Predicted 3D model of a 127-nucleotide RNA (FMN riboswitch aptamer (RFN element)) from Virgisporangium aliadipatigenens. Rfam family: FMN riboswitch aptamer (RFN element). About the family: The RFN element is a highly conserved domain that is found frequently in the 5'-untranslated regions of prokaryotic mRNAs that encode for flavin mononucleotide (FMN) biosynthesis and transport proteins. Its mean pLDDT, the model's own confidence on a scale to 100, is 77. Taxonomically the source falls in Virgisporangium (Bacteria, Bacillati, Actinomycetota, Actinomycetes). The sequence was found by an Rfam model in a public genome assembly.
[in-house]
């Protein structure tokens, strides 16, 4: 950044239940798609696109130090820590990425009732 629509229960739920919906940044990305180039041609080469759950990062949270002269709080900077989720089958020389099927995951605070989707920090921060 994106995303709550219908139904159910209820005094109360976009929070529960059934179904539906969404997928940050970088890397990788046999195949495939697009563009360009070479070749008479088969074909070859280059660039771009293609992953929520493969690798790394950010956000959130925690701690330390500093700004800051004793303590506390807040804010900012720097450093460190924590940090979600995938299997099966197919094709193939090769699949973590393709195709098919079935699954799974999603900070903190708030709330008339428990939130990935509502409200808030946030006209913020950020790879």
């Nucleotide at each position: 950044g994106g995303g709550a629509u219908c139904g159910g229960u209820g005094a109360a739920a976009u929070u529960c239940c059934g179904a539906a919906c969404c997928g940050g940044c970088g890397g990788u990305g046999a195949c495939c798609g697009g563009c360009c180039g070479a070749g008479c041609g088969a074909u070859c080469g280059g660039c771009c696109g293609c992953a929520g759950c493969c690798c790394g990062c950010g956000a959130c949270c925690c701690g330390g130090c500093c700004g800051a002269a004793g303590c506390c709080a807040u804010c900012g900077g720097c450093c460190g820590g924590u940090g979600g989720a995938c299997c099966u089958g197919g094709u193939g020389a090769g699949a973590a990425u393709c195709c098919a099927g079935g699954g799974c995951c999603g900070a903190c605070g708030g709330u008339g009732a428990g939130a990935g989707u509502c409200c808030g920090g946030a006209u913020g921060g950020g790879a």